[in-house]
RNA sequence: AACGUCUGCUUGGGAGAGUGUGUAGUGGCAACACUGCAUCGCCGAAGGAGCAACCGCCCCGGAAUCUCUCAGGCACCCGGACCAAGCAGACACA
Numbered sequence: 001a002a003c004g005u006c007u008g009c010u011u012g013g014g015a016g017a018g019u020g021u022g023u024a025g026u027g028g029c030a031a032c033a034c035u036g037c038a039u040c041g042c043c044g045a046a047g048g049a050g051c052a053a054c055c056g057c058c059c060c061g062g063a064a065u066c067u068c069u070c071a072g073g074c075a076c077c078c079g080g081a082c083c084a085a086g087c088a089g090a091c092a093c094a
Stems, first nucleotide, its partner, number of pairs: 004091010018040001020039008041074003047070001048068003054062003
């Protein structure tokens, strides 16, 4: 060097749960649509928090897809842990 690890970027994939109810405003002839507020029910895979198998330099610390739902979300869009491919940098490897 290849392979590998970490970080960032690009592309693709990416689940769950209500187009709930009431009310106000706007648009509209109306049906209805959008937004705000309130309220009930629900989801876990932004983030956050808790416990822990386990790991370590073992005083202490690091720790999840588990748990909690503060936040976020519950038609579409957006978002989305994580995965894959590519690119860039760093580390390690002779």

This is a predicted structure of a 94-nucleotide RNA (Glycine riboswitch aptamer) from an Actinomycetota bacterium.
Model confidence (mean pLDDT): 82 of 100.
The source organism's lineage runs through Bacteria, Bacillati and Actinomycetota.
The sequence was found by an Rfam model in a public genome assembly.
Its Rfam family is "Glycine riboswitch aptamer". Rfam describes the family as follows. This family represents the bacterial glycine riboswitch. Glycine riboswitches usually consist of two metabolite-binding aptamers domains with similar structures in tandem. The aptamers cooperatively bind glycine to regulate the expression of downstream genes. In Bacillus subtilis, this riboswitch is found upstream of the gcvT operon which controls glycine degradation.